[in-house]
Context: one part of a larger RNA
Molecule: small-subunit ribosomal RNA, 5' domain
Organism: uncultured Gammaproteobacteria bacterium
RNA sequence: GAUUGAACGCUGGCGGCAGGCCUUACACAUGCAAGUCGAGCGGAAACGAGGAGUGUUUACACUUUGGCGUCGAGCGGCGGACGGGUGAGUAAAGCCUAGGAAGUUGCCCAGUAGUUUGGGAUACCUAUUGGAAACGAUGGUUAAUACCGGAUACCUUUGCUCUUAUGGGUAAAGAAAGGGGGGGACCUUUAUGGCCUCUUGCUACUGGAUACGCCUAGGUGAGAUUAGCUAGUUGGUGAGGUAAUGGCUCACCAAGGCGACGAUCUCUAGCUGGUCUGAGAGGAUGAUCAGCCACACUGGGACUGAGACACGGCCCAGACUCCUACGGGAGGCAGCAGUGGGGAAUAUUGCACAAUGGGCGAAAGCCUGAUGCAGCCAUGCCGCGUGUGUGAAGAAGGCCUUCGGGUUGUAAAGCACUUUCAUUGGCGAGGAAGGAUUUAUGGUUAAUACCUAUAGAUUUUGACGUUAACCAAAGAAGAAGCACCGGCUAACUCCGUGCCAGCAGCCGCGGUAAUACGGAGAGUGCGAGCGUUAAUC
Numbered sequence: 001g002a003u004u005g006a007a008c009g010c011u012g013g014c015g016g017c018a019g020g021c022c023u024u025a026c027a028c029a030u031g032c033a034a035g036u037c038g039a040g041c042g043g044a045a046a047c048g049a050g051g052a053g054u055g056u057u058u059a060c061a062c063u064u065u066g067g068c069g070u071c072g073a074g075c076g077g078c079g080g081a082c083g084g085g086u087g088a089g090u091a092a093a094g095c096c097u098a099g100g101a102a103g104u105u106g107c108c109c110a111g112u113a114g115u116u117u118g119g120g121a122u123a124c125c126u127a128u129u130g131g132a133a134a135c136g137a138u139g140g141u142u143a144a145u146a147c148c149g150g151a152u153a154c155c156u157u158u159g160c161u162c163u164u165a166u167g168g169g170u171a172a173a174g175a176a177a178g179g180g181g182g183g184g185a186c187c188u189u190u191a192u193g194g195c196c197u198c199u200u201g202c203u204a205c206u207g208g209a210u211a212c213g214c215c216u217a218g219g220u221g222a223g224a225u226u227a228g229c230u231a232g233u234u235g236g237u238g239a240g241g242u243a244a245u246g247g248c249u250c251a252c253c254a255a256g257g258c259g260a261c262g263a264u265c266u267c268u269a270g271c272u273g274g275u276c277u278g279a280g281a282g283g284a285u286g287a288u289c290a291g292c293c294a295c296a297c298u299g300g301g302a303c304u305g306a307g308a309c310a311c312g313g314c315c316c317a318g319a320c321u322c323c324u325a326c327g328g329g330a331g332g333c334a335g336c337a338g339u340g341g342g343g344a345a346u347a348u349u350g351c352a353c354a355a356u357g358g359g360c361g362a363a364a365g366c367c368u369g370a371u372g373c374a375g376c377c378a379u380g381c382c383g384c385g386u387g388u389g390u391g392a393a394g395a396a397g398g399c400c401u402u403c404g405g406g407u408u409g410u411a412a413a414g415c416a417c418u419u420u421c422a423u424u425g426g427c428g429a430g431g432a433a434g435g436a437u438u439u440a441u442g443g444u445u446a447a448u449a450c451c452u453a454u455a456g457a458u459u460u461u462g463a464c465g466u467u468a469a470c471c472a473a474a475g476a477a478g479a480a481g482c483a484c485c486g487g488c489u490a491a492c493u494c495c496g497u498g499c500c501a502g503c504a505g506c507c508g509c510g511g512u513a514a515u516a517c518g519g520a521g522a523g524u525g526c527g528a529g530c531g532u533u534a535a536u537c
Stems, first nucleotide, its partner, number of pairs: 001537004006533005013384006019377002021342001026340003030337003035078003040075002043071002047066005053060002085295003094220007103212002108208008116150004125140006155174008178200006186194002188191001221267003228258003233255008270292004274285004297318005320331004348374001350373003356370001357368004387417004397408004421478001423473004431464001434460010481526004486507003492521005502509002
């Protein structure tokens, strides 16, 4: 000099953009943060509509309806493995770079072939019943895209076999589920049917895309006051296991493997793109943003699933907290706010799904503390303002003085202007793409229907928001401090003090004329900041 997720002191007008628990991975009150689908299912708690009753009104109980619309709880599907947080652990099972082969991959895209025939349960509900509660037990009833058989097999897997490697033959085993819209002729069991058609699902397989798992090499801290370490250890054969290779596991066999090019041990630490500094080489660092990894009260375990050994899932153990009728139960903010504690120190128990994105859904839509915004903080960077011109009697006052004067100082006053920003009142974009209704044309089809594509018309969707921007009104009106002044280092005098009180980054000042202490006036530097402390180069 530059820099900071800074803190402290004094001071503080406005705006834009960013940032904001670095400490106790300490404990957490309360609310919210993951749901959705009725176009999978049986249905109807609430709700809507109707009836009639009690009732002065309100209201209460009863009953019908579930076509259109809606939907609590339940079965079922998908999601919950994403998104969000934190950095405890980890010096390598991580990360970075470059390669590799023995793999899996829901949803998505392209393609091939199917979507046949049966069955028995169960939740909800209902009856009885246990328990303080959490939560159950038994009997009865019912549905499905829930579950289980049979059939078939383009294909897949396995065995055998031929050829020999990309293949051929043969045998065995292995699937499925329906839903929605519309309808002319025909059929009957006269319908919400068969049938036709459109659409969306389901099954098997191939390829792709995406995502993930695995292997190898090199690089990626400190310590030798850590020198030897290792028995599943190193390799082989066989088997098991896995989606897959492999001591991953096991049996047997061999006796290997690593190490001064630093093994092992100990301490420290998430890694990277980057960031800061520096002419560079380097050094330091890893907040925010992005990629990867690890973790979710502590330790362990598996289940489900395409994917987890799963932050707001399950089981066991532990510590802690809470409820209890003492028999037993409930919980996990390193999600967003917020509380206590710790600390020099770090914010609101805010608004909205309008946009972007995500989950579910055919869609409308619902959910979304992701996200978009707002609030607080000079924490940082950037911009703007606190007036402009004129004005010498060089006013008064202050300070100094050689008492003549000098300086503060065009500074003020006065005169003439302007009105950024703030204030008040108006006006007012953009962020809106979509959605709904309807018309036309095309595709599909037996069809003018349905569905769908495109175009037009109408209507509608904004948290921010009293938005930005613009216009007008009024009046210099509302807006300057901080540090320093001995040298380094820009800037000097007076008074007080008298080795005292004090200053100090270094050199050093102070013991009666202190430009170094304290005050004043003058000055210098920066300026909504200025200094100090800490830290890095």